[in-house]
RNA sequence: CGAGUUGGCCAGACAGUUGCCGCGUAUGCAAGUACGGGGAGGAAAGUCCGAGCUUCAAAGAGCAGGGUACCAGGUAACGCCUGGGCGGUGUGAACCGACGACAAGUGCAACAGAGAGGAGACCGCCAUUUUGGCUUCGGCUGAAAUGGUAAGGGUGAAAGGGUGCGGUAAGAGCGCACCGUGCGGCUAGCAAUAGUUCGUAGCAAGGUAAACUCUACCCGAAGCAAGACCAAAUAGGGUUCCAUUACUUUAAAUAGUAUAUGCGCUGCUCGCGUAGGAACCUGGUAGGUUGCUUGAGCCUGUGAGCGAUUGCAGGCCUAGAUGAAUAACUGUCCACGACAGGACCUGGCUUAUCGGCCAACUCAAACC
Numbered sequence: 001c002g003a004g005u006u007g008g009c010c011a012g013a014c015a016g017u018u019g020c021c022g023c024g025u026a027u028g029c030a031a032g033u034a035c036g037g038g039g040a041g042g043a044a045a046g047u048c049c050g051a052g053c054u055u056c057a058a059a060g061a062g063c064a065g066g067g068u069a070c071c072a073g074g075u076a077a078c079g080c081c082u083g084g085g086c087g088g089u090g091u092g093a094a095c096c097g098a099c100g101a102c103a104a105g106u107g108c109a110a111c112a113g114a115g116a117g118g119a120g121a122c123c124g125c126c127a128u129u130u131u132g133g134c135u136u137c138g139g140c141u142g143a144a145a146u147g148g149u150a151a152g153g154g155u156g157a158a159a160g161g162g163u164g165c166g167g168u169a170a171g172a173g174c175g176c177a178c179c180g181u182g183c184g185g186c187u188a189g190c191a192a193u194a195g196u197u198c199g200u201a202g203c204a205a206g207g208u209a210a211a212c213u214c215u216a217c218c219c220g221a222a223g224c225a226a227g228a229c230c231a232a233a234u235a236g237g238g239u240u241c242c243a244u245u246a247c248u249u250u251a252a253a254u255a256g257u258a259u260a261u262g263c264g265c266u267g268c269u270c271g272c273g274u275a276g277g278a279a280c281c282u283g284g285u286a287g288g289u290u291g292c293u294u295g296a297g298c299c300u301g302u303g304a305g306c307g308a309u310u311g312c313a314g315g316c317c318u319a320g321a322u323g324a325a326u327a328a329c330u331g332u333c334c335a336c337g338a339c340a341g342g343a344c345c346u347g348g349c350u351u352a353u354c355g356g357c358c359a360a361c362u363c364a365a366a367c368c
Stems, first nucleotide, its partner, number of pairs: 002363009012333007020039002023036005041339001045350002048348003052344001053223004065219005070084005085099001086097004100214002105212002107208002122153002124149011161179006180203001181201004185196004227290004236282007245258004261275005297316008334337001
């Protein structure tokens, strides 16, 4: 100098004018006015996971359903984070990981292939039998049938350890040596796991759980339009009193019971329509208030820890709307400005994003 990796930070700057939404103070009966101060993000997004809060449900346990899945730690909690292990990718810094069990059971595997499963004889190799050809009579060789054989060829994504020697009719962990592997022991480690000059097993019941399933652990449901409070108009429900009617009762609506009934349409039956006033209470609609932002909070210093994180001390208050504010315009400058906008709060994850800055590290080349 070039190309990269990881972590952190910023997200046009400055000035002026006019607005909008909260807050405080002063003033005012009130409406308002004046002054001061505050006013989106790293993702406010997706709503994927965890927690707070609220209402309902709920002894405990089990079934169903859903979720998670190497180990240890962190945390209020998590499917998140940190550190480690194992596997994979990269020259490397580093990055990625749906990383329990197929030796409980059931299922699945296109095409090709003889065979796709505690498998398989198509070619090949070998033996026996039958038979043909040649012959220098020692043999050589072809075909068929039956059997042996997983070494070799061939198919496939995948065909039951590798190399060598022995062995055999030919072969084969059939036997042996080495390598690899499983199990046990020992060593290191909290553990996952690793190592092993130790022992043991000839050595696989192949693959697939992103198939059902099994194992271990976790999970009550719904959400701020939750929930709480205040509370018109109209209609409703209840109680009391008055009125009315009927019956009983009494000297008397005096008392009791009931609205069963009365009235209208037609005299009767049926049917239909209609049926008084006042006071109080009640649930609840419109509307309003609250929930609402002081919180597992942020910043600084310092201690513990590899780290995530956490202890202590000091300081700070940093949007709270409800048709919903955070804007518009002007000027100057530059590297010419991306993705994007709260709606109960919060920890994460994921996704989107013009560009810039800082730190550590890697690779390559050159120079000293």